The part of an RNA shown here (large-subunit ribosomal RNA, domain VI) has 250 nucleotides and comes from a Minisyncoccales bacterium. Model confidence (mean pLDDT): 86 of 100. Its Rfam family is "Bacterial large subunit ribosomal RNA". Rfam links the family to the GO terms structural constituent of ribosome and ribosome.

[in-house]
Context: one part of a larger RNA
RNA sequence: CGUUUAAACCUUAAGGAGAGCUGUCCCUAGUACGAGAGGACCGGGACGGACCAACCUCUGGUGUACCAGCUGUGCCGCCAGGUGCAUUGCUGGGUAGCUAAGUUGGGCACGGAUAAGAGCUGAAAGCAUCUAAGCUCGAAGCCAACUCCAAGAUCAGGGUUUAUGGGUCCCUCGGAGACUACGAGGUUGAUAGGCCGCAGGUGUAAGUCCCGUAAGGGAUUGAGCCGAGCGGUACUAAUAGACCCGUUUG
Repeated sequence: CGUUUAAACCUUAAGGAGAGCUGUCCCUAGUACGAGAGGACCGGGACGGACCAACCUCUGGUGUACCAGCUGUGCCGCCAGGUGCAUUGCUGGGUAGCUAAGUUGGGCACGGAUAAGAGCUGAAAGCAUCUAAGCUCGAAGCCAACUCCAAGAUCAGGGUUUAUGGGUCCCUCGGAGACUACGAGGUUGAUAGGCCGCAGGUGUAAGUCCCGUAAGGGAUUGAGCCGAGCGGUACUAAUAGACCCGUUUG
């Protein structure tokens, strides 16, 4: 820009993409077969491998905005307590998120037309012949089926709703993200921050008191601190407004 009013939403599916794998064991059955040794077809079941997708409950990893311990040194006048720097100074843990080695799921089944091949009927060619007419079967392959995308499918499909309607700018943001886009919101508000509670992490803060000459130990105390999680709460910030398209009337 088109799809011939616009917008929002719900759809049909021409077409396209993806997937398509396979092993071992058990039963049937030590059966059929075979002198024996050995040992099935068909059919049913279990457990795997590799691959693919989604997810984070579990097991772990990461987690330089969380907690604790420790060393050297500078500083906060000193003690105590902190803070800067030293790879995040080092070490031990670790929420969310992201993750695999973790978890869950997938390949199925059923059809159609066939290939090689197996056949029926059957002439040319009184016989024979799967083929010449006709017909039945027959593959992990083909078509359909499964999952996803999909009306620029220009033959541009269908439906519902609204029309004082829709959109954008601007602002608060994130399950989105390079920008954009997408999505959630903008006071008729829980969008983000703060605050409150909870979960979760760390692991018993500081101060004070008690014991010990002291190092230190104990009590207050599962304390204190606490990023992203969950729920709540208008305290703060989404103020105020502008523009465009469309409609009606003139």